[in-house]
Formats: sequence, structure tokens, C1' cells
RNA sequence: CCAGAUGGCUGGGCGGUCGCGCUUGCUUACGCAGGCGAGGAAAGUCCGGGCUCCACGACGACAUGGCGGUGGGUAACGCCCACCGGGAGUGAUCCUAGGGAUAGCGCCACAGAGAGCAGACCUCCGGAGCUUCGGCGCCGGGAAGGGUGAAAGGGUGCGGUAAGAGCGCACCGCGGACCCAGCAAUGGGGACGGCAUGGCAAGCCCCGCCAGGAGCAAGACCGUAUAGGGGUGUCGCGCCGGUUCGCCGGUAGGGCUGUCGUAGGCCCGAGACACCCGGGUAGGUUGCGAGAACCGUCCAGCGAUGGACGGUCCAGAGGAAUGAUCGCCAAUGCCCGUUCGCGGGCGGCACAGAACCCGGCUUACAGGCCGUCUGGUCCA
RNA sequence: UCCCCGAUAGCUCGGUUGGUAGAGCAGUCGGCUGUUAACCGACUUGUCGCAGGUUCGAGUCCUGCUCGGGGAGCCA
Repeated sequence: CCAGAUGGCUGGGCGGUCGCGCUUGCUUACGCAGGCGAGGAAAGUCCGGGCUCCACGACGACAUGGCGGUGGGUAACGCCCACCGGGAGUGAUCCUAGGGAUAGCGCCACAGAGAGCAGACCUCCGGAGCUUCGGCGCCGGGAAGGGUGAAAGGGUGCGGUAAGAGCGCACCGCGGACCCAGCAAUGGGGACGGCAUGGCAAGCCCCGCCAGGAGCAAGACCGUAUAGGGGUGUCGCGCCGGUUCGCCGGUAGGGCUGUCGUAGGCCCGAGACACCCGGGUAGGUUGCGAGAACCGUCCAGCGAUGGACGGUCCAGAGGAAUGAUCGCCAAUGCCCGUUCGCGGGCGGCACAGAACCCGGCUUACAGGCCGUCUGGUCCA
Repeated sequence: UCCCCGAUAGCUCGGUUGGUAGAGCAGUCGGCUGUUAACCGACUUGUCGCAGGUUCGAGUCCUGCUCGGGGAGCCA
């Protein structure tokens, strides 16, 4: 210098004028002054939580759904970090749903002789026979070679044999008691075994682990309106005591957010629960932002991350404000001129926009900046 | 905020234990007819919305996106 790999950051700053939303103060119709006012994804709503309600959501089993190498991080996760195995690449690096195929069931189209207790089309060899001397069929042996396929029951070579075959041997691959290293996944070595049980579980399934449901239109308070109305279904409508005879208390019993059971609790106790029809209105306050918060320094750790100390307060309103313009600066691109120092002009731009809040993932994104590493070429 | 469904030929739709994608209408050409329609025959039809992955093999299975459509919510 060229080509690539990868990790981050940024995606304007300051000021003036006008305007918008929230808020504090003053003044109280108006207004004036001050403060604050989008994002790295606010997005998709794909995971995980906080919070709130369902009376509680305890234990066990089942069902359903999800997850799946090992160790760690975390409030938690399907996220992140480190490592291991497999695959791709010369390499930096990238991809990886990566438990179980002797628990069982199922599938493997077409082609092919044979596709799952393997198989013999062509071919190879032996025997006896026929022959028009090219071969032909018959009886046996074999599975090396050809051919089909994604996949054909180890591969290459030598020996061996009638031809062959792990039949024998060497190397490679595979299984592997045991030994060593590692927390572990796993890695290294390996007596021995002549080689056996092919693939698919993002097919059913088995194993292990996790999960109660709903969602801020959750929920709470004030207020407005109304008919504590009707229907269907399920389980029930029993008993005791008191009574001012209206009912009240207790109990059996019934019901209680996937199903069943257990323990406890709650509601009802002559009703409870579920669904449907019918009826009604006017909105306001709260939830609502001091938080798994942000910034800086130090410490522990390979890292994700955790801890200590110091500092900061940073949108929250209703279908919803955060905009426009001017000047200067920074930075970049293009054009023109150039005395190569620079001068002038234009443009000044992406994706997008909070709606209860966090942690992730995924997707979108003009331009710019900072690292680290690899391969090639050249120079010293 | 929560939930569900769909995307296959120009149009409307099928497509099951994953095996190389069809039907009707439309279109083009030919025949029949004096001509048109109807009818008869033949033909063209496609990145199965997109991108990855699993598998020998994906319209089908899995994941992530894009677009479109639909539903629910208050009081008692």
C1' cells in the first nucleotide's frame, strides 16, 4: 500500500428570536420570570423480570408449553462471558436447537439386484456337459471389480487363494477395560477386540430442568348513571340452638383461575359459581418515575460481572409537546481559483419519535471517528 | 395492551405420515362457423411473501423478519 476479519463510539456544539408541552414562584381572568423537555434503537412486541389484581398461590402427581455441551454471571432469561466438541476458511475469524437412535413406534421417495433379521444385475472362479469353437445354459464357491444412490455392513497396500473374504499382516479409522490431566464438558495414552448396533428426535417419543393466570384500559379513591332485573347450566336447598317471629348464630354441605389429591385458609350457608340477554354513565385524582438509575475514581475477576467511595437529579401531560429561523464554530463531501500557504461557493443529510417501568434479543440506520488482528506485495 | 389468522399461476383456491406443485376461470394458437359466442384440441403458466437453519431432500418442520386481515377490554 492492497484485500479482509473483528470490537467499540458517534450520529453535532454554542448563542439570539418566535412558538409548543409539563412544572415552580409571583400576580390572580390576562400575564411575567425561572427550571426541564426523546432514542440508540423510544420500533417489532420475540423472551425475562419489577409492580398490581385474581382470598393465599403451600406440597405432590398428571396434563400442556418451553428449554437442552460444560462451568460461571444475573433479580431473571431462550440473554451474556469463558471453555469444550463439530463444521467452513491459507489465516484473523465465523457458524453451531450441541442430551438420548441396544426404551419403544415411525420414515428413508426416485434410481438400484439389494435400503434395514442386508443383497447378487453385470462380472470373477471351479466342476461336469453342449458347441456352429465366438460362446451357451446347469450345479456350486465368492463378494474383490463395474453399476445405482444422500447413504450399500471399515479404508489403503502387501500376502494369501481356483476366485475371494480381517482369512493373515502393516498403517489409518472405529470400539475400548484401565491410567493420566481437568471443577466439568472433554482431551491425551491405551492392554485388548478383527470391525459389530446406518441415518432422521427443528417425526412421535424418552430423560433432565423451568413455568399458576391476567395485564397500567392492571389496580385504588372520589364522583356520575342504573333495574342487586331476566334466562340457561352445574352442585345444593339437611340439621341444631336462640328469638322481639322480622330474623340471628352455629354446623353438615357447596364454591374458590388447566385437572386431581393433601393441609390450611376465604366466601356462601339457601344459596354459590359459569355463560348469555337486558340496563347505565361524566368525568376527575392516583398508580407515574430516586431507579436492578446515571457519571467519575479505585479494587476483585481472563471475562460477563460484582464491590467500595464520591458526585448528579435527568420528559412524563389528554391520542400525545419536544418545532421553525438566523449567526458563529467544529467536522465532512463536492465544485471553482491558486503564488500550493490557502481563499471562495454550495450542501449541511440516516433510521426514526417516549405513553407503567426495567434487563435482553431482533430489525432499521446517510455520514463520521477510534482501536485490535490476519493474508499478500514492496522498502529499510 | 393482549390474542388469532393469512400470503401458492393474471384471479379464486386445493396440496399429510417431508419425495421434485395441481384444479377452475382467464390468456395464446389451431379447428368448427358466412361471422361471433358456445363447443373441441393443444400450449404457456410459478424464486410457493423474504432470509437463514434442520434433512440426502422443505410449499410442508424450526427460527427471525415483511405485508395484509380480524377479534377482546368499562360499571353492575
Two RNAs folded together computationally: RNase P RNA and transfer RNA, 456 nucleotides in total. It holds a member of the Rfam family "Bacterial RNase P class A". Rfam's curators write: Ribonuclease P (RNase P) is a ubiquitous endoribonuclease, found in archaea, bacteria and eukarya as well as chloroplasts and mitochondria. The coordinates come from a structure-prediction model, not an experiment, and the mean pLDDT is 76.